[in-house]
Context: one part of a larger RNA
RNA sequence: UGACGGGGACCCGCACAAGCGGUGGAUGAUGUGGAUUAAUUCGAUGCAACGCGAAAAACCUUACCUACCCUUGACAUGCCCGGAAUCCCGCAGAGAUGUGGGAGUGCCCGAAAGGGAGCCGGGACACAGGUGCUGCAUGGCUGUCGUCAGCUCGUGUCGUGAGAUGUUGGGUUAAGUCCCGCAACGAGCGCAACCCUUGUCACUAGUUGCUACGAAAGGGCACUCUAGUGAGACUGCCGGUGACAAACCGGAGGAAGGUGGGGAUGACGUCAAGUCCUCAUGGCCCUUAUGGGUAGGGCCUCACACGUCAUACAAUGGCCGGUACAAAGGGCUGCCAACCCGCGAGGGGGAGCUAAUCCUGGAAAGCCGGUCGUAGUCCGGAUUGCAGUCUGCAACUCGACUGCAUGAAGUCGGAAUCGCUAGUAAUCGUGGAUCAGCAUGUCACGGUGAAUACGUUCCCGGGUCUUGUACA
Numbered sequence: 001u002g003a004c005g006g007g008g009a010c011c012c013g014c015a016c017a018a019g020c021g022g023u024g025g026a027u028g029a030u031g032u033g034g035a036u037u038a039a040u041u042c043g044a045u046g047c048a049a050c051g052c053g054a055a056a057a058a059c060c061u062u063a064c065c066u067a068c069c070c071u072u073g074a075c076a077u078g079c080c081c082g083g084a085a086u087c088c089c090g091c092a093g094a095g096a097u098g099u100g101g102g103a104g105u106g107c108c109c110g111a112a113a114g115g116g117a118g119c120c121g122g123g124a125c126a127c128a129g130g131u132g133c134u135g136c137a138u139g140g141c142u143g144u145c146g147u148c149a150g151c152u153c154g155u156g157u158c159g160u161g162a163g164a165u166g167u168u169g170g171g172u173u174a175a176g177u178c179c180c181g182c183a184a185c186g187a188g189c190g191c192a193a194c195c196c197u198u199g200u201c202a203c204u205a206g207u208u209g210c211u212a213c214g215a216a217a218g219g220g221c222a223c224u225c226u227a228g229u230g231a232g233a234c235u236g237c238c239g240g241u242g243a244c245a246a247a248c249c250g251g252a253g254g255a256a257g258g259u260g261g262g263g264a265u266g267a268c269g270u271c272a273a274g275u276c277c278u279c280a281u282g283g284c285c286c287u288u289a290u291g292g293g294u295a296g297g298g299c300c301u302c303a304c305a306c307g308u309c310a311u312a313c314a315a316u317g318g319c320c321g322g323u324a325c326a327a328a329g330g331g332c333u334g335c336c337a338a339c340c341c342g343c344g345a346g347g348g349g350g351a352g353c354u355a356a357u358c359c360u361g362g363a364a365a366g367c368c369g370g371u372c373g374u375a376g377u378c379c380g381g382a383u384u385g386c387a388g389u390c391u392g393c394a395a396c397u398c399g400a401c402u403g404c405a406u407g408a409a410g411u412c413g414g415a416a417u418c419g420c421u422a423g424u425a426a427u428c429g430u431g432g433a434u435c436a437g438c439a440u441g442u443c444a445c446g447g448u449g450a451a452u453a454c455g456u457u458c459c460c461g462g463g464u465c466u467u468g469u470a471c472a
Base pairs, nucleotide, nucleotide: 001472002471003469004468005467007466008465009464010463011462012461013460015456016455019420020419021418022417023416026311027310028309029308030307031306032305033304034302035301042053043052064297065296066295067294068293069292070291073127077126078125079123080122081121082120083119086103087102088101089100090099091098092097107116108115109114129286130285132284133283134282138280139279140275141274142273143271145269150189151188152187153186154185155184156165157164158163169180170179171178195263196262197261198260200231201230202229203228204227205226206225209221210220211219234257237251238250239249240248241247313413317372318371319370320369321368322367323366329360330359331358334353335352339348340347341346379410384405385404386403387402388401389400390399426448427447428446429445430444431443432442
């Protein structure tokens, strides 16, 4: 100087408390451990691994296993030889591939011979190739402490020196934020602001949007909205407290008040944290194989254990009928209307739309009626049987969905444990990416919309000062 303390003082955080809803019990989905397996590819492992890499494992993906094949190779550059490329038809085979037949000569230079470019085949060697190892050799990227308020430097001063000071102290703040004081005076990276979005208004511009007129045509841009430019909030004003400061408390005006709400933005560093399987890369290793191709299988197993979720156990509910209101997206190998068929998944059909125009598209919870009457039920929907639909060469291993039948566990969950402070929790639907198909995951969108916070003694984490130390 740090680090640590079941030392002290002060302060903060959904850290506790006060509340609301969960997890832990059930069934299912998914990930992991373990077990199994020819293989169940690999990585991630307290917080910070476990719906994680994976924004889609039937084939492909795919790295794993088995079998069958190839060896200058699926891919790149260089050398030599031959041939245009290319297309069609057989045979064997699971296919990769092997083998046979046929068609066929293009472009540039040149009169021709021939040469060249591109492509294909063969040959020899330099080499290719490796999701093989090492993240404890690395770059890059990322997580975490933590959006915590810290981390440093120049000059000066003090100290023999390591170092100290500044950065400590008195106030204050979300903040090393600001003020005052002070052997310090300044500065940098962080904080804040500048950026995006949302909330108010004005101006400009109105088509596909909006709108008066009964409709169309035609008109208008007031309103909604769209998208550009501005205004607006600064403790600016008033009162009080305070040290005549910074600031705090209350008020006015205002759409908004003290960082208005949300996002992006992550200092010096810590964890030899994670990643050699995104990529790049040192070293090591393989080179008729640890490289390459193909078919089938596996990654989907299942006594069990754990994590994260979905659905429930019901009456604030289930079912039936009627009826209302979004936002944000996506669409040409696409979104797919009207209409017809089917109980339905879906099929037919073909209009419109390269989209403020057309489609997706019926939002759902809600509201109004009816029914059920506390029951393993008109709750719950697992499981299983049968019959189907769709995608796709192909749904057996191993897809999603529909109809009929079946109707399991489950009556609110032990110890323990998680999230959340406001348009939040809870609850309700909607859309996108991935994608042929497949979403209870994820990312986004809106609808309805709470309760509670006395307080900081305690648990956890963090910050500042101080103290002890046989630790570095």